[in-house]
RNA sequence: ACUUAAGUUUACUAGGGUUCCGCCGACGGCAGUCGGGACUGGUCCGAGAGUAAACCGCUCUUGUUGCAAGGGCGCCACGGAAGGAUAAAAACCUGGGAGAU
Numbered sequence: 001a002c003u004u005a006a007g008u009u010u011a012c013u014a015g016g017g018u019u020c021c022g023c024c025g026a027c028g029g030c031a032g033u034c035g036g037g038a039c040u041g042g043u044c045c046g047a048g049a050g051u052a053a054a055c056c057g058c059u060c061u062u063g064u065u066g067c068a069a070g071g072g073c074g075c076c077a078c079g080g081a082a083g084g085a086u087a088a089a090a091a092c093c094u095g096g097g098a099g100a101u
Base pairs, nucleotide, nucleotide: 007055008054009053010052011051012050015045016044020042021041022039023036024035025034026033027032056074057073058072059071060070061069062068063067076096078099082094083093084092
C1' cells in the first nucleotide's frame, strides 16, 4: 500500500446457550409452582477465514433474430482483547476490523 464477484440467497454443520418443550430435584390432593444447562437432547442462535446447492459474474463451444443448451473458470484468508444484540451464549454482530505476516 492492498479490501476487489473476496457477489446474493437457502439449507446444513462445527460451535453456542437456556426463552419454550423434555429431563432432574423440591413443594403440592390435583392443576401446577419454584430451582437446575458444571442436563445427553427437540425448538432456538449459528460461521469472512466450515460444507453443499441454487442464482450470479467472466469465458469458450454449438445452434442462433432474440436467445437457449452445454463445458470451463470465479474458493486466497494468521488473528486477539473489549463491547453489542437476543431469554441467553457463541466461531453471531462490530469484523476479511485492531494487530500480525